[in-house]
Formats: sequence, C1' cells, structure tokens
RNA sequence: UCCUUAUAACGAGCCGGGGGAGGAAACUGGUCUUUAGAUCCCGCAGCAACCUCUAUCAAGUCAUAGAAGGUGCUCAUUCCAGCAGACAAUGCUCUGAAAGAUAAGGA
Repeated sequence: UCCUUAUAACGAGCCGGGGGAGGAAACUGGUCUUUAGAUCCCGCAGCAACCUCUAUCAAGUCAUAGAAGGUGCUCAUUCCAGCAGACAAUGCUCUGAAAGAUAAGGA
C1' cells in the first nucleotide's frame, strides 16, 4: 500500500509545556471552530472496550461479568450534503451506496 470482516446519533481536556495560523481527510457547497492562541507535538489526566487476559454456565460461529497489557479516541452523527432509491408525509424526512476513520486477520 492493497484485500476481508466488524463498528460509529454513547462516552471522555475551560490541564501544563512547546508553537504561531489556519483547522474540521480530499474536491464543491453549507455550517462550525480559532490570536481569549485553535489544528499540531510532548507530558499528564480521562473515555471506550476492537484485540488480549480472568471468572461463570445455560457453552455461544452475537453468552454474561470483570481487568486494562496492545491499539484507538477526548467540539458538532464520520459536522451535514454531493451518488442511488423510497413516499398518503416532498421534508431540518428516511434507507442504502461511495469515500474516509479505527480495530482484527490476511497478501
């Protein structure tokens, strides 16, 4: 880098240090955020429970509870839309796809 599977309206930073202009993946539109210093890096703190470990019994190809070693995450639904479809509702509607993210396995 690619492939497969799973997940996402839950949750968690007014912290310290560095740094100094954009940031919210990319493009377009909208919206939000940011010199009252964001994004980002380091530390600390926290959240969650994918992998992992432990226990239990009704033994599961979706069990339940606990732990927190490997990851991940800590504005807004993956911030929203874009493509396809549904309709007694035409919408601040709903469903799905695509793309991206994370985990686990594989090439």
The RNA shown here (SAM riboswitch aptamer (S box leader)) has 107 nucleotides and comes from Halobacillus alkaliphilus. NCBI's taxonomy places the organism under Bacteria, Bacillati, Caryophanales, Bacillaceae, Halobacillus. Rfam family: SAM riboswitch aptamer (S box leader). From the family's description: The SAM riboswitch is found upstream of a number of genes which code for proteins involved in methionine or cysteine biosynthesis in Gram-positive bacteria.